Transfer RNA from a bacterium, 72 nucleotides, folded computationally. It was read from a public genome assembly. Its Rfam family is "tRNA". It is annotated as a transfer RNA. The prediction has a mean pLDDT of 85.
[in-house]
RNA sequence: GCCGACUUAGCUCAGGGGCAGAGCAGCUGUUUCGUAAACAGCAGGUCGUCGGUUCGAUUCCGACAGUCGGCU
Repeated sequence: GCCGACUUAGCUCAGGGGCAGAGCAGCUGUUUCGUAAACAGCAGGUCGUCGGUUCGAUUCCGACAGUCGGCU
C1' cells in the first nucleotide's frame, strides 16, 4: 500500500427497518446467627463518528476513525 471482518450496558454477545435485549458483574430486598448460594426486584445505552436513503435507521448505502486478520 491492497483486501476482509468487527465496533450495541462495566464485561461477553444477541437483535439485520417500527418502544434496544440476554447472560455475567453492580445495587436493593427475602432467606441465614452471619457470609456464600438461591429467589424476587432495580439500575445501567447519545447502538464508534459524520453524512445519505426512508414517513421512520442499531438495522440499508457512503466516507472517516479504531481493533483484529490476510496479502504484499